[in-house]
Molecule: transfer RNA
Organism: uncultured Clostridia bacterium
RNA sequence: GUUCUCGUAGUUCAAAGGAUAGAACAGUCGCCUCCUAAGUGACAAAUGUGGGUUCGAUUCCCGCCGGGAACA
Numbered sequence: 001g002u003u004c005u006c007g008u009a010g011u012u013c014a015a016a017g018g019a020u021a022g023a024a025c026a027g028u029c030g031c032c033u034c035c036u037a038a039g040u041g042a043c044a045a046a047u048g049u050g051g052g053u054u055c056g057a058u059u060c061c062c063g064c065c066g067g068g069a070a071c072a
Stems, first nucleotide, its partner, number of pairs: 001071007010025004018055001027043005048064005
């Protein structure tokens, strides 16, 4: 340099054009307990960035940024 691939809560992953973007662990606050752990309830928390297509985009297309792989 070329091609491919990935980017979503703090972390690991879902959502393959529509619904409120969900789950687990972690976090915070309760309940429980003599205390802690465990258990249990609630809460908070995310779509890399800029455009495009569409009635509607996490999803499709293009540029950029970042990670990875192959080739040279």